[in-house]
RNA sequence: AUCUUAUCCAGAAAGACUGAGGGAAAGGGCCCGUUGAUGUCUUGGCAACCUGGUAGAAAGGUGCCAAAUCCCUCCACGCCUGAGGCGUGGGAAGAUAAGUG
Repeated sequence: AUCUUAUCCAGAAAGACUGAGGGAAAGGGCCCGUUGAUGUCUUGGCAACCUGGUAGAAAGGUGCCAAAUCCCUCCACGCCUGAGGCGUGGGAAGAUAAGUG
């Protein structure tokens, strides 16, 4: 890598360096960005998956710190309808954790 299970509308930013693009991929929308995005590092914080503990997020291993996983795309149902739109549920894809090899 693969596979399994769980979760994904809550929460949490400053500094240094970088320097034009970024928000996973394709299309569409929307948004962030030279008043400095993205990325890296430092510090801080959030959280509670694992460890740990009599218990308690005190400590350790990850993770995370714009927007629902930013929204839609596929399917079913319901409502409205001129095209089409809206809502609910599910799927696909993705992310993270724990396990698996």
About this RNA:
Predicted 3D model of a 101-nucleotide RNA (SAM riboswitch aptamer (S box leader)) from a Cyclobacteriaceae bacterium. The organism belongs to Cyclobacteriaceae, within Bacteria. The sequence was found by an Rfam model in a public genome assembly. Its mean pLDDT, the model's own confidence on a scale to 100, is 83.